[in-house]
RNA sequence: GGGCUUGUAGCUCAUCAGGGAGAGCGCCUGUUUUGCAAGCAGGAGGUAAAGGGUUCAAGUCCCUUCAGGUCCA
Numbered sequence: 001g002g003g004c005u006u007g008u009a010g011c012u013c014a015u016c017a018g019g020g021a022g023a024g025c026g027c028c029u030g031u032u033u034u035g036c037a038a039g040c041a042g043g044a045g046g047u048a049a050a051g052g053g054u055u056c057a058a059g060u061c062c063c064u065u066c067a068g069g070u071c072c073a
Stems, first nucleotide, its partner, number of pairs: 001072007010025004019056001027043005049065005
């Protein structure tokens, strides 16, 4: 330098023929306990890597860029 692939919550990941952004763990509050943990109830947290395009509508399709992985040279 070229090909392929990945990028979604603090972490690990789901979501899908383009139409409600979610789970587990973690965090916070309450309850329970002499206290802690566990349990139970509730809650916060996301410009879906960045920009642009297509579309009535984009995390999902197209282009460019950035970063990680992998193969080739």